[in-house]
Context: one part of a larger RNA
């Protein structure tokens, strides 16, 4: 380099935007760089190859042929690629009219509950467990009533329901704002797809500064358990969890399944929209588009399974990644990034 692969065996980047590049719709015209074809020059000799010949044979040597797959010049062809020109509307996008949604950001606001404080009633227990004890309580706890404070989370609705690129998003209201979808077919006219680098976003934990701190709770302390118990259980409890700003950039970041495109039996749910029937609301029924589930044919698969959610089927374009196995090791060294923690890249010796 070619090849074979990547759900579970090694292997899909956590996700998006997008640069270079690669690749790209329909019909027509020009050019002729790629492509095809004719001619000319050159492609030294030796060597190699084929056929002959000479030394007794061979090595060796000689002759002839072909080859040297190339380069340059020149005449032509125009299907494909390329390029230029003007055109088209099916891809893509815009407009107009709509409905759905925990999509995002900010501000405001509500009730239930836990805890704490104050006051009342009230008296000896409460709490906790397998059983206990530590703990709390006659300085009046637990229970109960009223009032207050504060923080965090939003019961029911709630659903293999919805939205988002992924991470993720759930009380209510308002403001600002992103995307998807349906209908229509007015506009642009290939503007598309993918995307090395790059940039942006990225759960939890963690870090910096300043707030906040109800509950929970690493660490820690005590009580139990036990042979021991640096645990599981119990009583406490600090970081943290919350907010603002700034870092970190990782996860079984999973559908362990990259993005995009059109092709390939059906059946049955669910959510959304459009249309018809209907006097009308609702419901029911029918149809279509776009999601989201289950089951299953062909096909695939080592199998279990996948299977119109573009499959894990049969094709196309682009990117990423894997390449004897287990360990050593996601370690060491170097480099880049980071306040640090560490992240990214990423071996070898040795060993089975």
């Nucleotide at each position: 380099c070619u090849g074979g692969g990547u759900g579970u065996a090694a292997a899909g980047g956590g996700a998006g935007c997008g640069u270079a590049g690669a690749c790209g719709g329909c019909a027509g015209g020009g050019c002729a760089a790629g492509u095809c074809u004719g001619g000319a020059g050159u492609g030294a000799a030796a060597g190699g190859c084929a056929g002959g010949g000479g030394c007794c044979c061979a090595a060796c040597c000689c002759c002839u042929g072909g080859a040297c797959u190339g380069c340059u010049c020149u005449g032509g062809a125009a299907a494909c690629u390329g390029u230029c020109c003007g055109g088209c509307u099916g891809g893509a996008g815009u407009g107009c009219a709509g409905g759905a949604g925990a999509g995002g950001u900010a501000a405001g606001u509500g009730g239930a509950a836990u805890u704490c404080c104050u006051a009342g009633u009230g008296u000896a227990g409460c709490g906790g467990u397998g059983a206990a004890a530590u703990g709390c309580g006659u300085a009046g706890a637990u229970a109960u009533u009223a009032g207050g404070a504060g923080g965090a989370a939003c019961a029911c609705c709630a659903g293999u329901g919805g939205c988002g690129a992924a991470g993720g998003c759930g009380g209510c209201u308002u403001a600002c704002u992103g995307g998807a979808c349906u209908g229509u077919a007015a506009c642009u006219g290939a503007c598309a797809c993918u995307g090395a680098g790059g940039c942006u976003c990225u759960a939890a934990a963690g870090c910096g500064u300043g707030g906040g701190g109800a509950g929970c709770a690493a660490a820690c302390a005590g009580g139990a358990u036990u042979a021991g118990a640096u645990a599981c259980c119990c009583u406490g409890g600090u970081a943290g969890u919350c907010c603002a700003c700034g870092c970190c950039g990782u996860a079984a970041a999973c559908g362990a399944u990259g993005a995009u495109c059109a092709c390939c039996a059906g059946g049955u749910g669910u959510g959304g929209g459009g249309g018809g029937u209907g006097a009308a609301c609702a419901g029911a029924c029918c149809c279509c588009c776009g999601g989201u589930g289950c089951c299953g044919a062909a096909g695939c698969c080592a199998a279990a399974g996948c299977a119109u959610u573009a499959g894990a089927g049969g094709g196309a374009u682009c990117c990423a990644c894997c390449u004897g196995g287990g360990g050593g090791a996601g370690u060491a060294c170097g480099u880049u990034c980071g306040c640090a923690a560490g992240a990214a890249u990423g071996a070898g010796a040795c060993u089975c």